[in-house]
Context: one part of a larger RNA
RNA sequence: CCUGCAGCGGGACGAAAAGACCCCGGGAGCUUUACUGUAGCUUGGUAUUGGUUUUAGAACUGCAAUGCGUAGCGUAGUGGGUAGAGGUUGAAGGGCCGGUUUCGGCUGGCCUGGACUCGUCAAUGAAACACCCAUCUUUGCGGUUUUAACGUCUAACCCCAACGGCAAAAACGUUGAGGGACAGUGCCUGGUGGGCAGUUUAAAUGGGGCGUUUUCCUCCUAAAGAGUAACGGAGGAGUUUAUCAAGGUCGGCUUAGCCCGGAUGGAAAUCGGGCUGGACGUGUAAAGGCACAAGCCGGCUUAACUGCGAGACCUACAAGUCGAGCAGAUGCGAAAGCAGAACUUAGUGACCCGACGGUUCUUCAUAGGAAGGCCGGAGACAACGGACAAAAGUUACCCCGGGGAUAACAGGCUGGUCUUGCCCGAGAGUUCCUAUCGACGGCAAGGCUCGGCACCUCGAUGUCGGCUCGCCCUAGCGCGGGGCUGGAGAAGGUCCCAAGCGUUUGGCUGUUCGCCAAUUAAAAGGGCACGCGAGCUGGGUUCAGACCGUCGUGAGACAGGUUGGUCUCUAUCUGUUGCAGG
Repeated sequence: CCUGCAGCGGGACGAAAAGACCCCGGGAGCUUUACUGUAGCUUGGUAUUGGUUUUAGAACUGCAAUGCGUAGCGUAGUGGGUAGAGGUUGAAGGGCCGGUUUCGGCUGGCCUGGACUCGUCAAUGAAACACCCAUCUUUGCGGUUUUAACGUCUAACCCCAACGGCAAAAACGUUGAGGGACAGUGCCUGGUGGGCAGUUUAAAUGGGGCGUUUUCCUCCUAAAGAGUAACGGAGGAGUUUAUCAAGGUCGGCUUAGCCCGGAUGGAAAUCGGGCUGGACGUGUAAAGGCACAAGCCGGCUUAACUGCGAGACCUACAAGUCGAGCAGAUGCGAAAGCAGAACUUAGUGACCCGACGGUUCUUCAUAGGAAGGCCGGAGACAACGGACAAAAGUUACCCCGGGGAUAACAGGCUGGUCUUGCCCGAGAGUUCCUAUCGACGGCAAGGCUCGGCACCUCGAUGUCGGCUCGCCCUAGCGCGGGGCUGGAGAAGGUCCCAAGCGUUUGGCUGUUCGCCAAUUAAAAGGGCACGCGAGCUGGGUUCAGACCGUCGUGAGACAGGUUGGUCUCUAUCUGUUGCAGG
């Protein structure tokens, strides 16, 4: 070295299971003051469902009464007819008893009485309840119909008992008791309704969640045309202005700061002169503009108009922007001319839908009316190119499809943080920077911490600590050798060489760590997938049960606590140990 046998289990990112954690897409279970429904419960109406009394209301009808502004014999409802009407079938007057009242009267009954009373005539808008007809307001009585309520009845209907036939039960029938037009049931309807059902519950995101953002305007980033991203850096908008305009036009004016001078008067009021030059001002952010002013003041006004629009800018589309000129009517100006809002760029919302105003349009045979069209301005989608008219959570009971497109472990890159070293040397060290220490700063190295990135792995790379077994590094804790010393000696301090050997045992805790105790020459620091689970353990973390606290209406949740909780694999290759053979 080769071969074999027997072992071990470091590696083959070993086997097994299309990762259960995480994210994305889909689903399901559960919850609720998510949305929309619905069983059930309940309210009312109506049918099954009938008789009758009383009370109350309504309608119609009959009779009787009722009617007061002022003037006027007076309590004149309205319209009409008419000159007469009523009266021994008892008038005026008187007495008694009622009704009504605006307290003045009107009206009814009985008794007495025994022949008149009222109208036509004057005043009044209207002329006689003298008489007749019709009618209105209000009131009383009666009738009919109807509604509602309280009762009552029995015949629908309900229920119980006895009896009948049958072996028996149910059903059915007969009789009786109780209830009774209620209840029950059908249809329509309002409420309630996680009991049940179907669903919704946005995206971006240096993983996801939490936070924040989502449309528009200005500047920088933006690399001297335009455009240009990020959870890059700064700010704004969701308007304002209407008759004393912040619009149009015509005319006029110059702000601000500084210096000098001037009564009260001051840093600053108003007045005069000079200088700078746009710093002032512009409704509102910023940028770009603006003195011929776009800034400030005054006069007159409504072009903050209607119908159009050559041609351009911008642009995926849809949108957005500018616009000479023409027609109509108008404002200002002597005129030329200017004016279709504002110094410019933000101040916003498609389609559908219903409503509103207008309209010489269409359809319904016509009038009336209805439905549409066209024109106009409003109603909101802010997740702001707006999924629906209409919508929140939870899952550790979970499931499926995917992802190393994306997190947690480990590795990798980086090295802010960390550890170590070096430079400078203010200062401390009695004096003296450097025996020793070293501020403020600077430069490296390492890859043990916490991070950043998201590069292999999600058709699986098992995760803390302990046990066992080790191999390596040196930035050296002990044992060895040396330099300096603020080294007398001893004991030290600091630095250099050096990895050969070593680097304890207990108590507490799952602990690594740490604290404590007792030793020791010393009780050094690290790497090896925070070495090592196809070697062990399973105390912790991290499934399903359960309890507490806190949060949540709840389902549930919690790097909060507590208790419990299945650790599979017969070794093919490689590696290695022992033995045997060649």
A computed fold for a 582-nucleotide part of an RNA from Candidatus Liptonbacteria bacterium RIFCSPHIGHO2_12_FULL_60_13, annotated as large-subunit ribosomal RNA, domain V. Its Rfam family is "Bacterial large subunit ribosomal RNA". Rfam links the family to the GO terms structural constituent of ribosome and ribosome. The RNAcentral record of the full RNA draws on ENA and SILVA. The source organism's lineage runs through Bacteria, Bacteria candidate phyla and Candidatus Liptoniibacteriota.